[in-house]
Context: one part of a larger RNA
RNA sequence: GGAUGAACGCUAGCGGCAGGCUUAACACAUGCAAGUCGAGGGGCAGCAUGGGAGUAGCAAUACUUCUGAUGGCGACCGGCGCACGGGUGCGUAACGCGUAUGCAACCUACCUGUAACAGGGGGAUAACACUGAGAAAUCGGUACUAAUACCGCAUAACACUAUGAGAGGCAUCUCUUGUGGUUGAAAGUUUCGGCGGUUACAGAUGGGCAUGCGUUGUAUUAGCUGGUUGGUAAGGUAACGGCUUACCAAGGCGACGAUACAUAGGGGGACUGAGAGGUUAACCCCCCACAUUGGUACUGAGACACGGACCAAACUCCUACGGGAGGCAGCAGUGAGGAAUAUUGGUCAAUGGACGGAAGUCUGAACCAGCCAUGCCGCGUGCAGGAAGACGGCUCUAUGAGUUGUAAACUGCUUUUGUACAAGGGUAAACCUGAAUACGUGUAUUCAGCUGAAAGUACUGUACGAAUAAGGAUCGGCUAACUCCGUGCCAGCAGCCGCGGUAAUACGGAGGAUCCGAGCGUUAUCC
Numbered sequence: 001g002g003a004u005g006a007a008c009g010c011u012a013g014c015g016g017c018a019g020g021c022u023u024a025a026c027a028c029a030u031g032c033a034a035g036u037c038g039a040g041g042g043g044c045a046g047c048a049u050g051g052g053a054g055u056a057g058c059a060a061u062a063c064u065u066c067u068g069a070u071g072g073c074g075a076c077c078g079g080c081g082c083a084c085g086g087g088u089g090c091g092u093a094a095c096g097c098g099u100a101u102g103c104a105a106c107c108u109a110c111c112u113g114u115a116a117c118a119g120g121g122g123g124a125u126a127a128c129a130c131u132g133a134g135a136a137a138u139c140g141g142u143a144c145u146a147a148u149a150c151c152g153c154a155u156a157a158c159a160c161u162a163u164g165a166g167a168g169g170c171a172u173c174u175c176u177u178g179u180g181g182u183u184g185a186a187a188g189u190u191u192c193g194g195c196g197g198u199u200a201c202a203g204a205u206g207g208g209c210a211u212g213c214g215u216u217g218u219a220u221u222a223g224c225u226g227g228u229u230g231g232u233a234a235g236g237u238a239a240c241g242g243c244u245u246a247c248c249a250a251g252g253c254g255a256c257g258a259u260a261c262a263u264a265g266g267g268g269g270a271c272u273g274a275g276a277g278g279u280u281a282a283c284c285c286c287c288c289a290c291a292u293u294g295g296u297a298c299u300g301a302g303a304c305a306c307g308g309a310c311c312a313a314a315c316u317c318c319u320a321c322g323g324g325a326g327g328c329a330g331c332a333g334u335g336a337g338g339a340a341u342a343u344u345g346g347u348c349a350a351u352g353g354a355c356g357g358a359a360g361u362c363u364g365a366a367c368c369a370g371c372c373a374u375g376c377c378g379c380g381u382g383c384a385g386g387a388a389g390a391c392g393g394c395u396c397u398a399u400g401a402g403u404u405g406u407a408a409a410c411u412g413c414u415u416u417u418g419u420a421c422a423a424g425g426g427u428a429a430a431c432c433u434g435a436a437u438a439c440g441u442g443u444a445u446u447c448a449g450c451u452g453a454a455a456g457u458a459c460u461g462u463a464c465g466a467a468u469a470a471g472g473a474u475c476g477g478c479u480a481a482c483u484c485c486g487u488g489c490c491a492g493c494a495g496c497c498g499c500g501g502u503a504a505u506a507c508g509g510a511g512g513a514u515c516c517g518a519g520c521g522u523u524a525u526c527c
Base pairs, nucleotide, nucleotide: 001527002526003525004524006523007522008521009520010519013379014378015377016376017375018374019372020371021337026335027334028333030332031331032330035080036079037078040077041076043073044072047071048070049069050067051066052065053064054063055062056061087290088289089288096215097214098213099212100211101210102209103208106207107206111203112202113201114200115199116198117197119153121151122150129142130141131140132139133138159182160181161180162179163178164177165176166175167174168173188195189194216262217261218260223253224252225251228250229249230248231247232246233245234244235243265287266286267285268284269280270279271278272277292313293312294311295310296309315326316325317324318323343369345368346367347366351365352363353362354361355360382413383412384411385410392404393403394402395401396400418464419463420462421461422460427454432449433448434447435446436445437444438443471516472515473514474513475512476497477496478495482511483510484509485508486507492499493498
């Protein structure tokens, strides 16, 4: 000198863009953050509509009741999603990450393409109803019912398995072809186009595994290892493998640093530097790990699952003392810790996601707004003229001179900004609705209409009036900037050298000056 997720002191006009618990992975009140589908199903708690009956009334009408008949729909069965998105960095020195390869050792829901198929049956169960136990959480009993829920049977292969032949390769093997055995489906709607289902192959996407190389410090850590190292067999897995088990052998690693201990998420990047390098891992992106602590599996294409389950532990809460409930390292917010870090905000308008045929619903993802000079950038706090070089202040060689200083006053001008008023584009194009065109439906295209949280914001114009807006640090040398007064080794200053004991440019004040400027200094850290 540069830099910072900074903090502190003094000061402070505005805007744009970014950033904002670095400490206690400490504990959490409250609200929200993952639902959706009635075009899978039985139904009907609530709402609306229709119909029937009754009461009041002359009638209109009002009220009561029945009815799933219709729109819809709480709860329930079922499907898909909840493994994404969002958070944090505890652990981890590891194939965790980075890079480059391999899988003749693998999986992949939704999506795309190709081929084939969908025949005929069965038994339940939730909801609902009745009823019981319990303070509650919740749990049970009896009877009934449905499905794209569940279970057999039939059919079938290029799928799996055994075997024959041929071809190829990279050792196990792979491919083509023949024969025997084994195994599947669910229907609804129809505008008869389709949507959905099953099997197989292929693709795409996403993952899994293995390997070479790289990846902090300590030798005041020198030996470490028993599933340990290898083999055979079996089990297990989507898959290879001591991954697991039985048996057999005695191996395996290590001064080219094993083992142990300490520290630490890794990378792209960021800062600095001429570079080499050093430092760092906030924000954004990729990967990993974790979800109070530890363990376990279930479901599922995918989890050993943040807002799922079970067990144990600590903590908190409810309790009728028998027993129960909970998990903010999601968004806000609270307490605590700390030098220190924000709103219990708005909207799904856009982008993206889940579900749905769609309308749409959900979305603290996201987009916005609020707070904070935390940073970067931009703008402003006027401009021109104006010498009686005014008054005042300060200094001096003191009737005066110098300086503050064109500075002020005063005159003219401007209006960025400010205040008030007016107008106000684009983020919006889709979906959807209507119409038209292309072969008849349906699809494709075109046209019109609908949809804005931010926000009447940005931007623009008009009016008013210099009006609304400057400080901080320093001035002995390094280092740009000097005099006076006070103090008298005192009070104090200080980054280093050092200054202060009666003429202090170094302390305190004043005048003046210098540097930067809505900031300026100090502290901390890195180069």